[in-house]
Parts: sequence; C1' cells; structure tokens
RNA sequence: UACUCGGGGCAGGGUGCAACUCCCUACCGGCGGUGAUAGUCCGCGACUCCCUUGUGGUGCUGACUCCUAGUGUGUUUUGAGCCAAAGGGACUGAAUCGGUGAAAUUCCGAUACCGACGGUAAUAGUCCGGAUGAGAGAGUG
Repeated sequence: UACUCGGGGCAGGGUGCAACUCCCUACCGGCGGUGAUAGUCCGCGACUCCCUUGUGGUGCUGACUCCUAGUGUGUUUUGAGCCAAAGGGACUGAAUCGGUGAAAUUCCGAUACCGACGGUAAUAGUCCGGAUGAGAGAGUG
C1' cells in the first nucleotide's frame, strides 16, 4: 500500500382474539490483552447524542463582474445552515463459591447474572428493520 475475512441464538409446553415479545423451559456469547483457555477481569468495537475543523460536497446569502438589464451571466466565499469525512468527548450490561496448579474472577464442579435503538395483533439478547451498512481487529500478497 492493495485485497480478503470479520456475530451467534426460541426446540417443547402454558395462557390468550392475538405472544419466536408474557409464564415454564430451551438456546447464544464480537475483537485485543492476561503468569493458563474469559459474555461477567483490563481495554476496544457496534447504536444514540454532543463538540471541533486552514477538510470535501451542497443549495442559499452578501460582494464584485458582464450586457441582453433579467426570477439573467460569471467570479469570489462575507454570513448562517445542511450533508459527509477526520479527530475528540459523552453514553456503554453482567460472578461468586469450591477444587487442581508454580500460575486460572479464564480450566474443572456448582449455583447465579447480563444483553443498544426502531418496529410488532401483546412487553423481544434469539423475529423484522437501519444493515448487501459500520467496525474492534485478523489474514494474505
């Protein structure tokens, strides 16, 4: 520097007009780090919001220019705004006990807990949507 890759999961039953959303129960776990393998340790990413800019785009506005004298042409970027990009910030869930060991909140055993936003005939980690997106990063040449 180019290219490629880069998220999984409602099976069974109950209630009901209606639920993969409620109840019983089931299932899932991104990326880097680590004295030893992590959804719950340390950090990062995705959603949303905010700020900045000698950046890019866009239509206005102002100034100037031209003559055909207009709801006109062209130049410029004065001012406010919008979109994007880059950078920065806010926000950002959840674990204990026992065992082994030199070493593990990571392994083994047990019992817990957590999961953006919008949508929906009824409340969603698992359905649909933004998303054929973005991205921590990983790999190849």
Model confidence (mean pLDDT): 82 of 100. FMN riboswitch aptamer (RFN element) from uncultured Alistipes sp., 141 nucleotides, folded computationally. NCBI's taxonomy places the organism under Bacteria, Pseudomonadati, Bacteroidota, Bacteroidales, Alistipes. The sequence is in RNAcentral, with records from MGnify.